Molecule: transfer RNA
Organism: Parcubacteria group bacterium CG2_30_48_51
RNA sequence: GGGCGCAUAGCUCAAUGGUAGAGCAGUUGCCUCUUAAGCAAUUGGUUGGGGGUUCGAGUCCCUCUGCGCCCACCA
Numbered sequence: 001g002g003g004c005g006c007a008u009a010g011c012u013c014a015a016u017g018g019u020a021g022a023g024c025a026g027u028u029g030c031c032u033c034u035u036a037a038g039c040a041a042u043u044g045g046u047u048g049g050g051g052g053u054u055c056g057a058g059u060c061c062c063u064c065u066g067c068g069c070c071c072a073c074c075a
Base pairs, nucleotide, nucleotide: 001071002070003069004068005067006066007065010024011023012022013021018055026042027041028040029039030038048064049063050062051061052060
């Protein structure tokens, strides 16, 4: 330099162009002598940045950034 993939909650990951979710973690309560475990409730998101298409974009298109893989080149 060329190609491909990934980026969503604190973490791991979902979501057919039509209200952004689950598990774990966190918080509160119950239980317990206490902790842990268990049970119940609950908080948490500019979907990496920017732009475009569309009535409507996490999803489609362009661009940038970061990370990973493959190929090529170089001293």